[in-house]
Context: one part of a larger RNA
Molecule: large-subunit ribosomal RNA, domain IV
Organism: Notospermus geniculatus
RNA sequence: CUUGCGUUAAGGAACUCGGCAAAAUGCAUAUGUAACUUAGGGAUAAGUAUGGCCUACAUGCAAGCGACGAGAGUUGUUUGCGAUGAGGUUGCAGAGAAACGGCCUGAUCGACUGUUUAACAAAAACACAGGUCGCUGCGAAUCUGUAAAGAGAGGUAUAGCGACUGACACCUGCCCGGUGCCGGAAGGUUAAGAGGGGUUGUUAUUUCUUAGGAAAGAAGCGAUGAAUUGAAGCCCCGGUAAACGGCAGCUGUAACUAUAACGGUUCUAAGGUAGCGAAAUUCCUUGUCGGGUAAGUUCCGACCCGCACGAAUGGUGUAACGAAUUGGGCGCUGUCUUGACGCAAGGCUCG
Numbered sequence: 001c002u003u004g005c006g007u008u009a010a011g012g013a014a015c016u017c018g019g020c021a022a023a024a025u026g027c028a029u030a031u032g033u034a035a036c037u038u039a040g041g042g043a044u045a046a047g048u049a050u051g052g053c054c055u056a057c058a059u060g061c062a063a064g065c066g067a068c069g070a071g072a073g074u075u076g077u078u079u080g081c082g083a084u085g086a087g088g089u090u091g092c093a094g095a096g097a098a099a100c101g102g103c104c105u106g107a108u109c110g111a112c113u114g115u116u117u118a119a120c121a122a123a124a125a126c127a128c129a130g131g132u133c134g135c136u137g138c139g140a141a142u143c144u145g146u147a148a149a150g151a152g153a154g155g156u157a158u159a160g161c162g163a164c165u166g167a168c169a170c171c172u173g174c175c176c177g178g179u180g181c182c183g184g185a186a187g188g189u190u191a192a193g194a195g196g197g198g199u200u201g202u203u204a205u206u207u208c209u210u211a212g213g214a215a216a217g218a219a220g221c222g223a224u225g226a227a228u229u230g231a232a233g234c235c236c237c238g239g240u241a242a243a244c245g246g247c248a249g250c251u252g253u254a255a256c257u258a259u260a261a262c263g264g265u266u267c268u269a270a271g272g273u274a275g276c277g278a279a280a281u282u283c284c285u286u287g288u289c290g291g292g293u294a295a296g297u298u299c300c301g302a303c304c305c306g307c308a309c310g311a312a313u314g315g316u317g318u319a320a321c322g323a324a325u326u327g328g329g330c331g332c333u334g335u336c337u338u339g340a341c342g343c344a345a346g347g348c349u350c351g
Base pairs, nucleotide, nucleotide: 001346002345003344004343005342006341007340008339010337011336014335019332027051028050029049030048031047036041038167052089053088054087055086057085058084059083060081061080062079063078064077065076066075067074068073090094102330103329104328105327106326107325108324109322110321114126115125130165131164132163133162134161135160136159142151143150144149168317169316170315171314173247174246175245178244179243180240181239182238183237184236187235188234189233193229194228198224199223200222201221202220205216206215207214208213248266249265250264251263252262275309276306287303288302289301290300291299
């Protein structure tokens, strides 16, 4: 010096991103215990006091034995149990070691117990009970398998599956124009198929011929193929947002000023309602005001100019809970002012 321990005057978080680490608290009995609350909790809230040993002191209960009594019972004594009071005594220290909660308070998020990145993340993430929507009538829907078949389920809509939300309380506004889904079937479009008007190849035959060929050409066999007919789908019509999603500008105006209850105008499917709001969301921003500090980019309460909150991609609250995040306080301390000493192991130096 490194690591692990122990102690430390005075101060007591001045350390630090942050009380990280350490210290402190800790048990039992008695007492006492707030806001809030879903009346269960909160709560071991907080806070306070006591704790060893001895007594041939007082008081209780039970059992045994003795005495008295007709009995109920009374009384004496012994033993056991349990507690209180009183007196005494002792050490620095009596829950004498060890085991063994620090506490209070404001806010955020998530209701809760639970689950998770085996080996850098335990959380505000996942799950959850509860809520809503959709599908499914049973040979169910859905899923696995090429199929047989199997799961669903030896279940039957108070059931099963899928999606979103996430206890509870109060609530959940407007928009169906786009996309999706559901329903509709009049019209438009539309495949294979049906259909076969025509067109066309071939030539028996006929005609012409320079005798080489050329032209016309029925039936048959082929090729092609118009009109017409032809389902779902799409177009179309309607419904549906706890389906995917969306929820505006400009401008004028009140007897100081400022602001605009009010008006005008453009666009839209409709223009953000309640509630909340510099927020886990606010760029400007350390916004402004207030509180807390001597001093506060954090924190709390307000304001609203919401760059860019907002209602089951849920909104706002909320007791209890949390190895969650964040602010403050009490206690406590070598975290620090600021070092020091001791113990153990290792290193290092010398031999």